[in-house]
Molecule: c-di-GMP-I-GGC riboswitch aptamer
Organism: Anaerolineales bacterium
């Protein structure tokens, strides 16, 4: 520097349930484990989702704005273990 088959020390925690915050998507806390070698951090790029608000359209819908998602993909950044090369 690469790699993640095995082991050890450990880590995180989907669905669902309860409480709580939010207009919503969803967040947080507790329980719970489907999974995860970055499922640590970061909305920079693309995707998806939201509508308390503005505009356009006969309409389906579109645009702006607002947030959400890092467990949708990519990028950036930090890092545990160590059999093997």
């Nucleotide at each position: 520097c690469g790699u993640g088959u095995u082991a050890a020390g450990g880590g995180c925690a989907a669905a669902c349930c309860u409480g709580u915050c939010g207009a919503a998507a969803g967040g947080c806390a507790g329980g719970g484990a489907c999974g995860c070698a970055a499922a640590g951090c970061u909305a920079c790029c693309g995707g998806u989702c939201u509508u308390c608000g503005g505009g356009c359209g006969u309409g389906a819908g579109c645009c702006c704005a607002u947030g959400a998602u890092a467990g949708c993909g990519g990028g950036g950044u930090u890092g545990c273990c160590a059999g093997u090369a």